[in-house]
């Protein structure tokens, strides 16, 4: 002792889909009504996580993937979350 790479942290960007129906509770309101929480129903989304698959790769058996597929989970105003991308920092590798 570099580019670069795995992982971690910080910052920024970051889509989709019912502000749906029913029941119950809390708060505000003279009332109409508004906000919010829980449970259930139907509808829907895919980019946390999870699972599945190739005529591809390796190959004896068999194994291996995704932004594809499924929708268990999660999500469907805002917030939170969010694959992935960018920048910065750090351990390790690169590296004898």
């Nucleotide at each position: 002792g570099a580019a670069c790479g795995u992982c971690g942290c910080g910052c920024g960007g970051g889509a989709g889909a019912g502000a749906u129906c029913g029941c119950g509770g809390g708060c505000c309101u003279u009332g109409c009504g508004g906000c919010u929480c829980g449970c259930g129903g139907c509808g829907c989304c895919g980019a946390a996580g999870g699972a599945g698959c190739a005529a591809c790769c390796g190959c004896c058996c068999c194994g291996g993937a995704a932004a594809c597929u499924c929708u268990c989970a999660g999500g469907c105003a805002c917030c939170c979350g969010g694959a992935c991308c960018g920048c910065g920092c750090g351990c390790c590798g690169g590296a004898u």
A computed fold for a 96-nucleotide RNA from Pelagerythrobacter marensis, annotated as Glycine riboswitch aptamer.
NCBI's taxonomy places the organism under Bacteria, Pseudomonadati, Pseudomonadota, Erythrobacteraceae, Pelagerythrobacter.
RNAcentral holds the sequence, with entries from Rfam and Ribocentre.
The model forms 90% of the base pairs in the Rfam consensus.